[in-house]
RNA sequence: UUUCUAUUGAGUACUCAACGGAAAAGUUAGUGGCGUAAGGGUGAGUAAUGCAUAGGCAACGUACCCCGGACACUGGGAUAGCUGCGGUCUUCGGACCUUUAGCGAAAGUGCAGGUAAUACCAGAUGAUGUCCUUGAGUCGUAUGGCUCGAGGAUCAAAGACCUCGGUUGGUCUGGGAGCGACCUAUGUCGUAUCAGCUUGUUGGUGAGGUAAUGGCUCACCAAGGCUUUGACGCGUAGCGGGACUGAGAGGUUGAUCCGCCACAUUGGGACUGAGACACUGCCCAGACCCCCACGGGGGGCUGCAGUAACGAAUAUUGCGCAAUGGACGAAAGUCUGACGCAGCGACGCCGUGUGUAGGAUGAAGCCCUUCGGGGUGUAAACUACUGUCAGGGAUUAGAAAGGCUUCGGCUUGAUCAGUCCCAAAGGAAGGACCGGCUAACUUCGUGCCAGCAGCCGCGGUAAUACGAAGGGUCCAAGCGUUGUUCGGAAUCACUGGGCUUAAAGCGCACGUAGGCGGAGAAGUAAGUGUCUUGUGAAAGCCCCCGGCUCAACCGGGGAAAUGCUCGGCAAACUACUUCUCUUGAGGCAGGCAGGGGUACAUGGAACUCUAGGUGGAGCGGUGAAAUGCGUAGAUAUCUAGAGGAACGCCCGUGGAGAAAUCGGUGUACUGGGCCUGAUCUGACGCUGAGGUGCGAAAGCGUGGGUAGCGAACGGGAUUAGAUACCCCGGUAGUCCACGCCGUAAACGAUGUCUACUAGGUCGUGGAGGUUCUAACGCCUUCGCGGCCGAAGCAAAAGUGUUAAGUAGACCGCCUGGGGAGUACGGUCGCAAGGCUAAAACUCAAAGGAAUUGACGGGGGCUCACACAAGCGGUGGAGCAUGUGGCUUAAUUCGAAUCAACGCGAAGAACCUUAUCCUGGGUUUGACAUGCUUGGAUGCUCAUCCCGGAAAGGGAGUAAGCUGCUCUUCGGAGUGAAACAUGCACAGGUCCUGCAUGGCUGUCGUCAGCUCGUGUCGUGAGAUGUCGGGUUAAGUCCCUUAACGAGCGAAACCCUUAUCGUUAGUUGCCAGCGCGUAAUGGCGGGAACUCUAGCGAGACUGCCGGUGUUAAACCGGAGGAAGGUGGGGAUGACGUCAAGUCCUCAUGGCCUUUAUGCCCAGGGCUGCACACGUGCUACAAUGGUACGGACAGACCGACGCGAUACCGCGAGGUGGAGCAAAUCGGAAAAACCGUGCCUCAGUUCGGAUUGUAGGCUGCAACUCGCCUACAUGAAGUUGGAAUCGCUAGUAAUCGCAGAUCAGCUAUGCUGCGGUGAAUAUGUUCCUGAGCCUUGUACACACCGCCCGUCAAAUCACGGAAGCUGGAAGUACCUGAAGUCGGGUAGCUAACUCUUCGGAGAGGCGCCUGCCGAUGGUAAGUCUGGUGACUGGGGUUAAGUCGGAACAAGGUA
Repeated sequence: UUUCUAUUGAGUACUCAACGGAAAAGUUAGUGGCGUAAGGGUGAGUAAUGCAUAGGCAACGUACCCCGGACACUGGGAUAGCUGCGGUCUUCGGACCUUUAGCGAAAGUGCAGGUAAUACCAGAUGAUGUCCUUGAGUCGUAUGGCUCGAGGAUCAAAGACCUCGGUUGGUCUGGGAGCGACCUAUGUCGUAUCAGCUUGUUGGUGAGGUAAUGGCUCACCAAGGCUUUGACGCGUAGCGGGACUGAGAGGUUGAUCCGCCACAUUGGGACUGAGACACUGCCCAGACCCCCACGGGGGGCUGCAGUAACGAAUAUUGCGCAAUGGACGAAAGUCUGACGCAGCGACGCCGUGUGUAGGAUGAAGCCCUUCGGGGUGUAAACUACUGUCAGGGAUUAGAAAGGCUUCGGCUUGAUCAGUCCCAAAGGAAGGACCGGCUAACUUCGUGCCAGCAGCCGCGGUAAUACGAAGGGUCCAAGCGUUGUUCGGAAUCACUGGGCUUAAAGCGCACGUAGGCGGAGAAGUAAGUGUCUUGUGAAAGCCCCCGGCUCAACCGGGGAAAUGCUCGGCAAACUACUUCUCUUGAGGCAGGCAGGGGUACAUGGAACUCUAGGUGGAGCGGUGAAAUGCGUAGAUAUCUAGAGGAACGCCCGUGGAGAAAUCGGUGUACUGGGCCUGAUCUGACGCUGAGGUGCGAAAGCGUGGGUAGCGAACGGGAUUAGAUACCCCGGUAGUCCACGCCGUAAACGAUGUCUACUAGGUCGUGGAGGUUCUAACGCCUUCGCGGCCGAAGCAAAAGUGUUAAGUAGACCGCCUGGGGAGUACGGUCGCAAGGCUAAAACUCAAAGGAAUUGACGGGGGCUCACACAAGCGGUGGAGCAUGUGGCUUAAUUCGAAUCAACGCGAAGAACCUUAUCCUGGGUUUGACAUGCUUGGAUGCUCAUCCCGGAAAGGGAGUAAGCUGCUCUUCGGAGUGAAACAUGCACAGGUCCUGCAUGGCUGUCGUCAGCUCGUGUCGUGAGAUGUCGGGUUAAGUCCCUUAACGAGCGAAACCCUUAUCGUUAGUUGCCAGCGCGUAAUGGCGGGAACUCUAGCGAGACUGCCGGUGUUAAACCGGAGGAAGGUGGGGAUGACGUCAAGUCCUCAUGGCCUUUAUGCCCAGGGCUGCACACGUGCUACAAUGGUACGGACAGACCGACGCGAUACCGCGAGGUGGAGCAAAUCGGAAAAACCGUGCCUCAGUUCGGAUUGUAGGCUGCAACUCGCCUACAUGAAGUUGGAAUCGCUAGUAAUCGCAGAUCAGCUAUGCUGCGGUGAAUAUGUUCCUGAGCCUUGUACACACCGCCCGUCAAAUCACGGAAGCUGGAAGUACCUGAAGUCGGGUAGCUAACUCUUCGGAGAGGCGCCUGCCGAUGGUAAGUCUGGUGACUGGGGUUAAGUCGGAACAAGGUA
């Protein structure tokens, strides 16, 4: 609220009103049941109470579900809910009102009354349950199980709905399914710098406890248990299916999905329950947060969202229970951040689009360019077309099965999807890279800067490497970067590595565990093989089929799951048991060799010392000395004595030993080995983690000994120093005994054992044969020690029956270099120290073997004026010249060991000459080309004016010329000569020689440097080219895995030396003439000299010797010349980033009214100084004066210039001859002869200075040369050091030329004259060539490289301490709680009752054990920090030395 209705009242009636009752539906509160132990989250803990796999449970539980059997009878007492515990009124029925009532801030909380059940309790019944007693059968290895019985004890229940058919629930019990508990085996990370752990520990008996076994707990007893097959400890970690990767084996990993475990703020605890010691339950303690009235309360997102913080970083406080699933319910249904969906994020995978076709004047823009062009590029524009996706609209109902129903029907979509239509090329392409690896290239900018970088490495003015642009390459809704894992990595090697020298064999042996192990037979069946059973969840991977348009994704089926497991079979191999064997191993017998070991004894030489003798000044020592010893008598020598150590010759790549090691002789004791044998045992063997022993030298302890030697130390030397090398001394030590140490390049840098695989040769220890015997020899065999070598191996060197070959067994060791064999810890040691043994950090190498070079205070051979032997110089002086430095306005620039410095420069007063300086001027320019415009101009010569230093500027005058074509000579046209204007451009001795060409120097006129083919080597490379001879020579010969060839050397070329021939002018002049003072001056000649052409000649050709029958060398003859006759030109591959941008050329850069060009003056010449190269001298081999001879080459017209004259002279005047074998320069000088000087600062020397001149030139002040006169410096042969030269050379003497007006020229380049000495050697210095050797060098010894110190920085160790953490131990404290004990309080059910009560039990309280937390104490382990300290790493240019690499200068 509806329906029915008793009673009362009203009313004619129907009916209405009041107050009750019943029923139904709804709502609310409660009791009861079930669930909340599932689902969801996370990985803190956990190395085993976990997980995985296979088993066990005869030691267990189980609500809900399924299948059976039996049953559900009679009672009782409570308690929620509800009402009251304020006030007023009252007809006592009740009604009304309020602040919703007491306490408290809140959370919360009380008393009384009375009530129901499938709530609770008691009784009954009861076996197929459980317990006790007991019988039989059956099974099991067994504790025992199962089945069928007998007797006894004990325990149960609940109803609801109903159409009366039933449905559902309840109790006991059996079985099942699923789920869970427990137990066992195997597997399951790192660390031994964790080696011993354990007391409820291990087991037993009994008890308790549990669902159940069990030390799970307790009492007692025993003393066990685990561990090198890794216990215990520490660190780390959830496990698996799987995931990623990989050929696999493996390696790494454990997000998402599935299974298991653990956890829920931290720790502890129980309660309830079928199940929890419980994520969103309870109690306690702690930390933290919140509320508070300060008294007290509350909380737990590692559920879904969300917030804050942290962080490089990770999403929405979304929609829905529509689907699937779960809980409850009879169902409807309710709940469900499980779940289904959506949102955010390119986080991943998959699919799709951003258009398609046509379109070349190959547009524009941009980029490059050799300026021609090329690229972007059909790309775009433009034309035609299409319609995916995103957007909008409409529609379908696929994901929907189900639910309700009056059986007609009604109803459920959070979100997605399908179909159709509209519009529109519209809204939709980026990222990285382009040096190699690695696909993809140019320009500009920058200039070891900015920057890049995975590795190598780019960048210092031409960057494909930085930045940008253009272009290209690769991917694409992505692309790159970073991080991580696997791969490549055979770089931890099981598959599948190594250890002589690269990292790596323990110093050597004995031996425990372990591993491995000879032949025959039998058995077993653990391994093994094969077949089989079960399992190996699903998902995933793989295969097939299917569903979304495809794919990703999803569905179905299969295979696989290499594993574990039940059972059968086989018996070869391994294993085990048994029997046997002799070949492995050992024993026995007979021989043999030996520095095998230990102890004792003993010997000579040498040495030192002591004593004595002789003797008399030194000895000793070194590269040379000194310290030292010695007249107090050394050294030397003789005699005697003492002492200690070591054992010469024999002695040997010989012997022995496990190695370390062992050496006079003898004796004693003793170990091992080898050979032979007809003998015995019968696998007794090999290796060997730990362990044990031995173990050079040095060192340590105790006690001896001490001759020599000799760390430390002292002294002397050396040296810059010399804490060294050398010398003189000398203590420990070296020696002995005993005890430590335990390491070495303890090496064959090669572990031990076994077997097999060509030889040759030597040594050593045996045995046998051969010979009648013996010796020698030969042959065979066993053991040991060496060398050379086949195959093989090895990166190569090498190794090679003594393996580093081929195999087997076992052990040890390695994993880039440094840090580091170090720190810490442990352990050993008396100590020194040993053994074990990291990390941080740092580098891109460290290393091996071999190759080619280079180098060596390595070797051998050879050469050179390299040294030596000589001659002459330089260095000292003055001057000249170049350079440095200094100076300056400027002193232009370059050259720098040899190989810059008399160089560029073969000529700086101006010019030259320059970004040299000062000043003046000029700007299309002093010079070239082109274009535009111009108009007739322009050019040449002369002259005048202005100012000026000139250049140049300004202003004028006169004359001449003025192109080409046409021409009627009037002119017209043109612009190519010239000029002007403007634009392009010129110009630059500006920079870069480290951007270059060319040229040049040097090694070096040294003899080298290469190639083809072949061969050898993995290769770099080698060979050839080495070796033996020989040469000046890679010259030639011989040998030869090389054979040939090229560039060099040589030759060809020039010159010079001899001869012949041809030719004879300008040269020549013998003979014949002429002439002159004289001269080839003249005629002539062609002989000679000479000139200059052509030829000859020299080739080791001849002889002898040596030599390999060679090449060649030595000697000789002949010849002008003899062994490339002398000289020149000629310069291999290459080296020095050598020199030159200032000869020239040239890239790039810079400059453009200047860094160009013109001009005047100055400078390049400057002068305290230093060096180089020269000249002249210092004198008598000279100077000076006079006289007298003899060259070659060269030059001359803007020139050489004669005779003559003038001048002291330079020079001047003058002008014969000559474009030159004709003329001139032109005199050659040293030399010869004669005179003087007489050893001095001079008759040497000539600087410097003064005066006067000459010449050139526009001009000699800065700044020329020459002459005359005068002046007359230093210098008397030159320190250390250093240069040239081997014959027509050095030395010395002059002459010429280039450049040039003149000259600074003593320079340079040539020419001739005179004209030596020495060396017949290679020790040394320097350089070079070849071979060889070493190398840590390769920028190549001017290399490389070590350590201290100083500086900066980084990480680490020690450290008085300070301060955290972890796990325990002992004691104290003792919450909650279980269990146990007590109990004076309280107490409905049951029992008894005398009905008062009592009892049982319960609650509460007290208490005991245990017990979290907290505290105290002493320790352990592990972090952080720490004054100071230690070493280490790293760092362009620091200091000191010079340790190593070569013989590294002392191996």
A computed fold for a 1451-nucleotide RNA from a metagenome, annotated as small-subunit ribosomal RNA. The sequence is in RNAcentral, with records from SILVA. The prediction has a mean pLDDT of 81.